Model confidence (mean pLDDT): 80 of 100. Predicted 3D model of a 72-nucleotide RNA (transfer RNA) from a Deltaproteobacteria bacterium. Rfam family: tRNA. Rfam links the family to the GO term triplet codon-amino acid adaptor activity. NCBI's taxonomy places the organism under Bacteria, Pseudomonadati, Myxococcota, Myxococcia.
RNA sequence: GCCCCUGUAGCUCAGUGGUAGAGCACUUCCUUGGUAAGGAAGAGGCCACGAGUUCAAUCCUCGUCGGGGGCU
Repeated sequence: GCCCCUGUAGCUCAGUGGUAGAGCACUUCCUUGGUAAGGAAGAGGCCACGAGUUCAAUCCUCGUCGGGGGCU
RNA backbone atom coordinates (compact mmCIF):
# COMPACT_ATOMS: atom_id res chain seq x y z
P G A 1 -0.71 3.78 3.59
O5' G A 1 -0.89 2.82 2.31
C5' G A 1 -0.68 3.34 1.01
C4' G A 1 -0.69 2.23 0.00
C3' G A 1 -1.93 1.36 0.00
O3' G A 1 -2.97 1.92 -0.75
C1' G A 1 0.00 0.00 0.00
P C A 2 -4.47 1.67 -0.36
O5' C A 2 -4.75 0.17 -0.79
C5' C A 2 -4.75 -0.19 -2.16
C4' C A 2 -4.91 -1.69 -2.32
C3' C A 2 -6.11 -2.30 -1.59
O3' C A 2 -7.33 -2.13 -2.32
C1' C A 2 -4.19 -3.59 -1.17
P C A 3 -8.73 -2.07 -1.53
O5' C A 3 -8.95 -3.55 -1.04
C5' C A 3 -9.14 -4.59 -1.96
C4' C A 3 -9.18 -5.95 -1.27
C3' C A 3 -10.20 -6.08 -0.14
O3' C A 3 -11.51 -6.30 -0.62
C1' C A 3 -8.13 -6.96 0.55
P C A 4 -12.75 -5.82 0.25
O5' C A 4 -12.80 -6.91 1.41
C5' C A 4 -13.07 -8.27 1.14
C4' C A 4 -12.90 -9.12 2.39
C3' C A 4 -13.73 -8.70 3.59
O3' C A 4 -15.07 -9.14 3.51
C1' C A 4 -11.52 -9.13 4.27
P C A 5 -16.22 -8.30 4.18
O5' C A 5 -15.99 -8.63 5.74
C5' C A 5 -16.17 -9.94 6.23
C4' C A 5 -15.72 -10.05 7.68
C3' C A 5 -16.42 -9.10 8.65
O3' C A 5 -17.69 -9.56 9.06
C1' C A 5 -14.09 -9.08 9.04
P U A 6 -18.83 -8.46 9.40
O5' U A 6 -18.27 -7.73 10.70
C5' U A 6 -18.15 -8.45 11.93
C4' U A 6 -17.41 -7.63 12.96
C3' U A 6 -18.05 -6.31 13.36
O3' U A 6 -19.08 -6.48 14.31
C1' U A 6 -15.74 -5.99 12.98
P G A 7 -20.27 -5.38 14.37
O5' G A 7 -19.61 -4.21 15.25
C5' G A 7 -19.09 -4.48 16.56
C4' G A 7 -18.54 -3.21 17.18
C3' G A 7 -19.57 -2.10 17.39
O3' G A 7 -19.27 -1.39 18.59
C1' G A 7 -17.84 -1.32 16.00
P U A 8 -20.02 -1.81 19.95
O5' U A 8 -21.56 -1.67 19.58
C5' U A 8 -22.16 -0.41 19.44
C4' U A 8 -23.63 -0.48 19.73
C3' U A 8 -24.00 -1.11 21.06
O3' U A 8 -23.89 -0.18 22.15
C1' U A 8 -25.33 -2.06 19.38
P A A 9 -23.30 -0.71 23.50
O5' A A 9 -24.52 -0.56 24.53
C5' A A 9 -25.00 0.70 24.92
C4' A A 9 -25.41 0.72 26.39
C3' A A 9 -24.41 0.09 27.32
O3' A A 9 -24.34 0.83 28.54
C1' A A 9 -26.50 -0.97 27.55
P G A 10 -23.19 1.88 28.75
O5' G A 10 -22.08 1.05 29.57
C5' G A 10 -20.92 1.73 30.09
C4' G A 10 -20.17 0.77 31.00
C3' G A 10 -19.85 -0.56 30.35
O3' G A 10 -18.62 -0.52 29.66
C1' G A 10 -20.93 -0.93 32.43
P C A 11 -18.49 -1.28 28.23
O5' C A 11 -18.36 -2.81 28.59
C5' C A 11 -17.21 -3.30 29.28
C4' C A 11 -17.37 -4.79 29.58
C3' C A 11 -17.69 -5.65 28.37
O3' C A 11 -16.53 -6.05 27.66
C1' C A 11 -19.19 -6.15 30.14
P U A 12 -16.69 -6.41 26.09
O5' U A 12 -17.55 -7.76 26.11
C5' U A 12 -16.99 -8.97 26.60
C4' U A 12 -17.94 -10.13 26.39
C3' U A 12 -18.50 -10.27 24.99
O3' U A 12 -17.62 -10.94 24.13
C1' U A 12 -20.26 -10.44 26.56
P C A 13 -17.75 -10.62 22.50
O5' C A 13 -19.30 -10.39 22.30
C5' C A 13 -19.93 -10.80 21.12
C4' C A 13 -21.30 -11.37 21.44
C3' C A 13 -22.34 -11.18 20.35
O3' C A 13 -22.18 -12.15 19.33
C1' C A 13 -23.27 -10.67 22.45
P A A 14 -22.84 -11.85 17.89
O5' A A 14 -24.36 -12.31 18.17
C5' A A 14 -25.37 -11.58 17.73
C4' A A 14 -26.69 -12.15 18.25
C3' A A 14 -27.82 -11.78 17.30
O3' A A 14 -27.96 -12.77 16.30
C1' A A 14 -28.38 -11.10 19.48
P G A 15 -27.90 -12.29 14.74
O5' G A 15 -29.15 -11.32 14.58
C5' G A 15 -30.44 -11.75 14.97
C4' G A 15 -31.36 -10.59 15.12
C3' G A 15 -31.38 -9.60 13.95
O3' G A 15 -32.20 -10.06 12.89
C1' G A 15 -31.22 -8.41 15.99
P U A 16 -31.59 -10.97 11.69
O5' U A 16 -32.35 -10.50 10.38
C5' U A 16 -33.78 -10.40 10.37
C4' U A 16 -34.21 -8.94 10.37
C3' U A 16 -33.70 -8.09 9.20
O3' U A 16 -34.54 -8.25 8.09
C1' U A 16 -33.32 -6.96 11.26
P G A 17 -34.23 -7.46 6.73
O5' G A 17 -34.22 -5.93 7.21
C5' G A 17 -34.52 -4.91 6.31
C4' G A 17 -34.89 -3.66 7.09
C3' G A 17 -36.38 -3.52 7.32
O3' G A 17 -36.59 -2.82 8.54
C1' G A 17 -35.62 -1.72 6.03
P G A 18 -37.46 -3.56 9.71
O5' G A 18 -38.43 -2.40 10.20
C5' G A 18 -37.91 -1.25 10.89
C4' G A 18 -39.02 -0.28 11.26
C3' G A 18 -40.16 -0.86 12.07
O3' G A 18 -40.70 0.16 12.90
C1' G A 18 -40.99 -0.10 10.00
P U A 19 -41.11 -0.23 14.38
O5' U A 19 -39.82 0.17 15.25
C5' U A 19 -38.95 1.23 14.82
C4' U A 19 -38.86 2.36 15.80
C3' U A 19 -38.87 1.93 17.28
O3' U A 19 -37.58 1.53 17.71
C1' U A 19 -40.22 3.90 16.89
P A A 20 -37.26 1.53 19.30
O5' A A 20 -37.05 0.01 19.68
C5' A A 20 -36.89 -1.03 18.74
C4' A A 20 -35.90 -2.01 19.29
C3' A A 20 -35.88 -2.10 20.80
O3' A A 20 -36.89 -3.01 21.23
C1' A A 20 -33.67 -2.04 19.93
P G A 21 -37.15 -3.21 22.82
O5' G A 21 -36.27 -4.52 22.96
C5' G A 21 -36.13 -5.18 24.19
C4' G A 21 -35.45 -6.51 23.92
C3' G A 21 -34.60 -7.00 25.06
O3' G A 21 -35.40 -7.64 26.05
C1' G A 21 -33.41 -7.24 23.03
P A A 22 -34.83 -7.76 27.54
O5' A A 22 -33.85 -9.02 27.45
C5' A A 22 -34.33 -10.29 27.04
C4' A A 22 -33.19 -11.28 26.90
C3' A A 22 -32.28 -11.41 28.10
O3' A A 22 -32.82 -12.26 29.09
C1' A A 22 -30.98 -11.21 26.14
P G A 23 -32.51 -11.97 30.62
O5' G A 23 -31.03 -12.50 30.83
C5' G A 23 -30.70 -13.87 30.61
C4' G A 23 -29.21 -14.08 30.66
C3' G A 23 -28.51 -13.45 31.84
O3' G A 23 -28.60 -14.24 33.00
C1' G A 23 -27.35 -12.93 29.86
P C A 24 -28.82 -13.52 34.42
O5' C A 24 -27.42 -12.85 34.72
C5' C A 24 -26.26 -13.65 34.94
C4' C A 24 -24.98 -12.85 34.83
C3' C A 24 -24.86 -11.66 35.79
O3' C A 24 -24.49 -12.03 37.11
C1' C A 24 -24.19 -11.01 33.63
P A A 25 -25.07 -11.15 38.33
O5' A A 25 -24.47 -9.69 38.10
C5' A A 25 -23.11 -9.44 38.33
C4' A A 25 -22.73 -8.03 37.94
C3' A A 25 -23.48 -6.91 38.67
O3' A A 25 -22.95 -6.65 39.95
C1' A A 25 -23.48 -6.46 36.36
P C A 26 -23.92 -6.26 41.16
O5' C A 26 -24.51 -4.86 40.73
C5' C A 26 -23.70 -3.70 40.62
C4' C A 26 -24.51 -2.48 40.27
C3' C A 26 -25.71 -2.23 41.16
O3' C A 26 -25.36 -1.57 42.37
C1' C A 26 -26.35 -2.00 38.90
P U A 27 -26.21 -1.85 43.70
O5' U A 27 -27.58 -1.09 43.45
C5' U A 27 -27.65 0.32 43.38
C4' U A 27 -29.08 0.77 43.20
C3' U A 27 -30.10 0.17 44.15
O3' U A 27 -30.11 0.82 45.41
C1' U A 27 -30.93 0.07 41.96
P U A 28 -30.53 -0.02 46.72
O5' U A 28 -32.10 -0.20 46.58
C5' U A 28 -32.98 0.91 46.63
C4' U A 28 -34.40 0.52 46.32
C3' U A 28 -34.95 -0.65 47.14
O3' U A 28 -35.37 -0.25 48.44
C1' U A 28 -35.48 -0.97 44.89
P C A 29 -35.34 -1.31 49.64
O5' C A 29 -36.51 -2.34 49.28
C5' C A 29 -37.85 -1.92 49.30
C4' C A 29 -38.76 -2.96 48.66
C3' C A 29 -38.79 -4.32 49.33
O3' C A 29 -39.61 -4.36 50.49
C1' C A 29 -38.64 -4.59 47.00
P C A 30 -39.37 -5.43 51.65
O5' C A 30 -39.78 -6.82 50.94
C5' C A 30 -41.13 -7.08 50.62
C4' C A 30 -41.30 -8.47 50.05
C3' C A 30 -40.74 -9.60 50.90
O3' C A 30 -41.63 -9.98 51.94
C1' C A 30 -40.08 -9.89 48.66
P U A 31 -41.08 -10.45 53.33
O5' U A 31 -40.37 -11.84 52.98
C5' U A 31 -41.15 -12.95 52.56
C4' U A 31 -40.25 -14.09 52.13
C3' U A 31 -39.20 -14.51 53.14
O3' U A 31 -39.75 -15.38 54.13
C1' U A 31 -38.21 -14.30 51.01
P U A 32 -39.57 -15.03 55.67
O5' U A 32 -38.00 -15.34 55.90
C5' U A 32 -37.51 -16.65 55.77
C4' U A 32 -36.05 -16.72 56.14
C3' U A 32 -35.67 -15.98 57.41
O3' U A 32 -35.97 -16.76 58.58
C1' U A 32 -34.13 -15.45 55.70
P G A 33 -36.65 -16.01 59.85
O5' G A 33 -35.50 -15.10 60.43
C5' G A 33 -35.79 -14.09 61.37
C4' G A 33 -34.52 -13.56 61.98
C3' G A 33 -33.46 -13.17 60.95
O3' G A 33 -33.64 -11.82 60.54
C1' G A 33 -32.49 -14.60 62.58
P G A 34 -33.47 -11.46 58.96
O5' G A 34 -31.90 -11.54 58.73
C5' G A 34 -31.04 -10.56 59.29
C4' G A 34 -29.59 -10.95 59.10
C3' G A 34 -29.16 -11.24 57.68
O3' G A 34 -28.86 -10.05 56.95
C1' G A 34 -28.37 -12.95 59.10
P U A 35 -29.09 -10.04 55.35
O5' U A 35 -27.97 -11.04 54.82
C5' U A 35 -26.61 -10.64 54.76
C4' U A 35 -25.70 -11.79 54.37
C3' U A 35 -25.88 -12.36 52.98
O3' U A 35 -25.28 -11.56 51.98
C1' U A 35 -25.63 -14.12 54.51
P A A 36 -25.98 -11.51 50.48
O5' A A 36 -25.75 -12.98 49.93
C5' A A 36 -24.44 -13.41 49.56
C4' A A 36 -24.43 -14.89 49.24
C3' A A 36 -25.37 -15.30 48.11
O3' A A 36 -24.80 -15.10 46.82
C1' A A 36 -25.64 -16.74 49.94
P A A 37 -25.79 -14.63 45.61
O5' A A 37 -26.78 -15.87 45.41
C5' A A 37 -26.28 -17.11 44.93
C4' A A 37 -27.33 -18.20 45.04
C3' A A 37 -28.65 -17.91 44.33
O3' A A 37 -28.61 -18.19 42.95
C1' A A 37 -29.08 -18.64 46.52
P G A 38 -29.42 -17.24 41.94
O5' G A 38 -30.94 -17.45 42.34
C5' G A 38 -31.56 -18.71 42.20
C4' G A 38 -32.96 -18.70 42.77
C3' G A 38 -33.88 -17.63 42.21
O3' G A 38 -34.44 -18.00 40.96
C1' G A 38 -34.05 -17.64 44.55
P G A 39 -34.78 -16.87 39.88
O5' G A 39 -36.07 -16.15 40.45
C5' G A 39 -37.28 -16.86 40.63
C4' G A 39 -38.32 -16.02 41.31
C3' G A 39 -38.61 -14.67 40.65
O3' G A 39 -39.48 -14.78 39.54
C1' G A 39 -38.34 -14.35 42.96
P A A 40 -39.39 -13.71 38.34
O5' A A 40 -39.99 -12.37 38.96
C5' A A 40 -41.35 -12.32 39.33
C4' A A 40 -41.69 -10.97 39.94
C3' A A 40 -41.31 -9.76 39.11
O3' A A 40 -42.23 -9.48 38.08
C1' A A 40 -40.63 -9.42 41.33
P A A 41 -41.74 -8.77 36.74
O5' A A 41 -41.44 -7.27 37.20
C5' A A 41 -42.48 -6.41 37.56
C4' A A 41 -41.96 -5.17 38.24
C3' A A 41 -41.10 -4.24 37.39
O3' A A 41 -41.85 -3.41 36.51
C1' A A 41 -40.08 -4.55 39.48
P G A 42 -41.17 -2.91 35.15
O5' G A 42 -39.97 -1.97 35.61
C5' G A 42 -40.23 -0.74 36.25
C4' G A 42 -38.97 -0.11 36.78
C3' G A 42 -37.98 0.37 35.74
O3' G A 42 -38.35 1.62 35.17
C1' G A 42 -36.84 -0.71 37.50
P A A 43 -37.78 2.04 33.75
O5' A A 43 -36.30 2.56 34.07
C5' A A 43 -36.10 3.69 34.89
C4' A A 43 -34.65 3.84 35.23
C3' A A 43 -33.72 3.96 34.03
O3' A A 43 -33.64 5.28 33.55
C1' A A 43 -32.85 2.38 35.55
P G A 44 -33.52 5.55 31.99
O5' G A 44 -32.08 4.98 31.62
C5' G A 44 -30.91 5.58 32.19
C4' G A 44 -29.70 4.70 31.94
C3' G A 44 -29.45 4.38 30.47
O3' G A 44 -28.73 5.43 29.81
C1' G A 44 -29.29 2.42 31.75
P G A 45 -29.42 6.22 28.60
O5' G A 45 -28.99 5.33 27.36
C5' G A 45 -27.64 4.93 27.13
C4' G A 45 -27.48 4.35 25.74
C3' G A 45 -28.03 5.22 24.64
O3' G A 45 -26.97 5.96 24.04
C1' G A 45 -28.53 2.89 24.33
P C A 46 -27.19 7.56 23.78
O5' C A 46 -27.61 7.58 22.17
C5' C A 46 -28.18 7.47 21.67
C4' C A 46 -29.13 7.83 20.52
C3' C A 46 -28.61 7.80 19.10
O3' C A 46 -28.73 6.45 18.59
C1' C A 46 -29.74 9.83 19.50
P C A 47 -28.19 6.14 17.12
O5' C A 47 -27.42 4.77 17.34
C5' C A 47 -26.35 4.66 18.27
C4' C A 47 -25.73 3.26 18.19
C3' C A 47 -25.18 2.89 16.82
O3' C A 47 -24.02 2.09 16.98
C1' C A 47 -26.89 1.37 17.44
P A A 48 -22.94 2.09 15.81
O5' A A 48 -21.94 3.29 16.18
C5' A A 48 -21.54 3.48 17.54
C4' A A 48 -20.41 4.47 17.57
C3' A A 48 -20.56 5.69 16.66
O3' A A 48 -21.29 6.72 17.30
C1' A A 48 -18.44 4.72 16.31
P C A 49 -22.41 7.54 16.45
O5' C A 49 -21.56 8.50 15.52
C5' C A 49 -20.69 9.45 16.10
C4' C A 49 -19.85 10.13 15.04
C3' C A 49 -20.62 10.64 13.83
O3' C A 49 -21.26 11.87 14.08
C1' C A 49 -18.70 9.50 13.11
P G A 50 -22.67 12.21 13.29
O5' G A 50 -22.21 12.49 11.78
C5' G A 50 -21.44 13.63 11.49
C4' G A 50 -20.98 13.62 10.04
C3' G A 50 -22.07 13.49 9.00
O3' G A 50 -22.78 14.69 8.76
C1' G A 50 -20.28 12.07 8.44
P A A 51 -24.31 14.61 8.20
O5' A A 51 -24.16 14.03 6.71
C5' A A 51 -23.71 14.87 5.67
C4' A A 51 -23.42 14.09 4.42
C3' A A 51 -24.61 13.48 3.69
O3' A A 51 -25.35 14.41 2.93
C1' A A 51 -22.87 11.91 3.81
P G A 52 -26.93 14.12 2.67
O5' G A 52 -26.96 12.83 1.71
C5' G A 52 -26.46 12.93 0.40
C4' G A 52 -26.42 11.58 -0.29
C3' G A 52 -27.76 10.91 -0.51
O3' G A 52 -28.42 11.41 -1.65
C1' G A 52 -26.22 9.34 0.34
P U A 53 -30.05 11.31 -1.68
O5' U A 53 -30.36 9.75 -1.80
C5' U A 53 -30.04 9.05 -2.98
C4' U A 53 -30.50 7.61 -2.88
C3' U A 53 -31.96 7.42 -2.48
O3' U A 53 -32.83 7.58 -3.60
C1' U A 53 -30.59 5.98 -1.22
P U A 54 -34.18 8.42 -3.46
O5' U A 54 -35.06 7.56 -2.45
C5' U A 54 -35.47 6.25 -2.79
C4' U A 54 -36.06 5.55 -1.60
C3' U A 54 -37.16 6.31 -0.87
O3' U A 54 -38.41 6.22 -1.54
C1' U A 54 -35.66 5.39 0.69
P C A 55 -39.29 7.57 -1.70
O5' C A 55 -39.76 7.87 -0.23
C5' C A 55 -40.40 9.11 0.09
C4' C A 55 -41.00 9.05 1.48
C3' C A 55 -40.07 8.55 2.57
O3' C A 55 -39.24 9.58 3.07
C1' C A 55 -42.13 7.42 2.72
P A A 56 -37.70 9.23 3.31
O5' A A 56 -37.74 8.21 4.54
C5' A A 56 -38.21 8.65 5.82
C4' A A 56 -38.40 7.47 6.75
C3' A A 56 -37.15 6.64 6.99
O3' A A 56 -36.33 7.20 7.99
C1' A A 56 -38.99 5.23 6.53
P A A 57 -34.76 7.22 7.77
O5' A A 57 -34.32 5.69 7.91
C5' A A 57 -34.63 4.97 9.11
C4' A A 57 -33.51 4.03 9.46
C3' A A 57 -32.18 4.70 9.77
O3' A A 57 -31.47 3.93 10.75
C1' A A 57 -31.89 3.26 7.93
P U A 58 -31.49 4.37 12.23
O5' U A 58 -30.58 3.32 12.97
C5' U A 58 -29.17 3.48 13.04
C4' U A 58 -28.49 2.13 13.12
C3' U A 58 -28.52 1.30 11.85
O3' U A 58 -27.48 1.66 10.97
C1' U A 58 -29.08 -0.04 13.71
P C A 59 -27.72 1.69 9.38
O5' C A 59 -28.02 0.18 9.00
C5' C A 59 -27.02 -0.83 9.22
C4' C A 59 -27.59 -2.19 8.95
C3' C A 59 -28.00 -2.45 7.51
O3' C A 59 -27.67 -3.78 7.12
C1' C A 59 -29.87 -2.71 8.94
P C A 60 -26.40 -4.04 6.17
O5' C A 60 -26.82 -3.28 4.82
C5' C A 60 -27.57 -3.95 3.80
C4' C A 60 -27.71 -3.07 2.59
C3' C A 60 -26.50 -2.22 2.21
O3' C A 60 -25.53 -2.97 1.49
C1' C A 60 -28.44 -0.90 2.14
P U A 61 -23.97 -2.59 1.62
O5' U A 61 -23.83 -1.25 0.80
C5' U A 61 -24.03 -1.22 -0.61
C4' U A 61 -23.76 0.16 -1.16
C3' U A 61 -22.46 0.83 -0.72
O3' U A 61 -21.34 0.37 -1.44
C1' U A 61 -24.23 2.36 -0.49
P C A 62 -19.90 0.32 -0.74
O5' C A 62 -19.49 1.85 -0.67
C5' C A 62 -19.27 2.59 -1.85
C4' C A 62 -19.00 4.05 -1.54
C3' C A 62 -17.91 4.32 -0.49
O3' C A 62 -16.59 4.20 -1.01
C1' C A 62 -19.77 5.66 -0.04
P G A 63 -15.42 3.73 -0.05
O5' G A 63 -15.16 5.01 0.86
C5' G A 63 -14.66 6.19 0.28
C4' G A 63 -14.77 7.36 1.24
C3' G A 63 -14.00 7.21 2.54
O3' G A 63 -12.62 7.49 2.40
C1' G A 63 -16.16 7.99 2.99
P U A 64 -11.57 6.80 3.36
O5' U A 64 -11.83 7.51 4.76
C5' U A 64 -11.56 8.91 4.90
C4' U A 64 -11.89 9.36 6.32
C3' U A 64 -11.25 8.55 7.44
O3' U A 64 -9.89 8.90 7.68
C1' U A 64 -13.53 8.87 7.93
P C A 65 -8.89 7.82 8.21
O5' C A 65 -9.40 7.56 9.70
C5' C A 65 -9.37 8.60 10.67
C4' C A 65 -10.06 8.15 11.95
C3' C A 65 -9.57 6.84 12.55
O3' C A 65 -8.34 6.97 13.24
C1' C A 65 -11.91 6.87 12.55
P G A 66 -7.37 5.69 13.28
O5' G A 66 -8.09 4.68 14.30
C5' G A 66 -8.27 5.06 15.66
C4' G A 66 -9.08 4.03 16.40
C3' G A 66 -8.60 2.59 16.29
O3' G A 66 -7.48 2.31 17.13
C1' G A 66 -10.93 2.64 16.02
P G A 67 -6.46 1.16 16.61
O5' G A 67 -7.29 -0.19 16.81
C5' G A 67 -7.68 -0.60 18.11
C4' G A 67 -8.47 -1.91 18.04
C3' G A 67 -7.82 -3.05 17.29
O3' G A 67 -6.80 -3.71 18.03
C1' G A 67 -10.07 -2.87 16.64
P G A 68 -5.59 -4.41 17.23
O5' G A 68 -6.26 -5.67 16.51
C5' G A 68 -6.82 -6.71 17.29
C4' G A 68 -7.48 -7.74 16.41
C3' G A 68 -6.62 -8.33 15.31
O3' G A 68 -5.70 -9.31 15.75
C1' G A 68 -8.75 -7.79 14.44
P G A 69 -4.33 -9.51 14.91
O5' G A 69 -4.78 -10.20 13.55
C5' G A 69 -5.33 -11.49 13.56
C4' G A 69 -5.88 -11.87 12.21
C3' G A 69 -4.89 -11.89 11.05
O3' G A 69 -4.05 -13.03 11.04
C1' G A 69 -6.87 -10.82 10.36
P G A 70 -2.62 -12.96 10.32
O5' G A 70 -2.94 -12.93 8.76
C5' G A 70 -3.56 -14.03 8.14
C4' G A 70 -3.92 -13.73 6.71
C3' G A 70 -2.75 -13.33 5.81
O3' G A 70 -1.99 -14.42 5.36
C1' G A 70 -4.57 -11.86 5.47
P C A 71 -0.47 -14.25 4.98
O5' C A 71 -0.48 -13.38 3.65
C5' C A 71 -1.06 -13.90 2.46
C4' C A 71 -1.00 -12.88 1.35
C3' C A 71 0.37 -12.29 1.08
O3' C A 71 1.20 -13.14 0.29
C1' C A 71 -1.23 -10.56 1.14
P U A 72 2.77 -13.13 0.46
O5' U A 72 3.23 -11.70 -0.10
C5' U A 72 3.03 -11.39 -1.47
C4' U A 72 3.33 -9.95 -1.72
C3' U A 72 4.69 -9.46 -1.26
O3' U A 72 5.73 -9.80 -2.16
C1' U A 72 3.04 -7.91 -0.59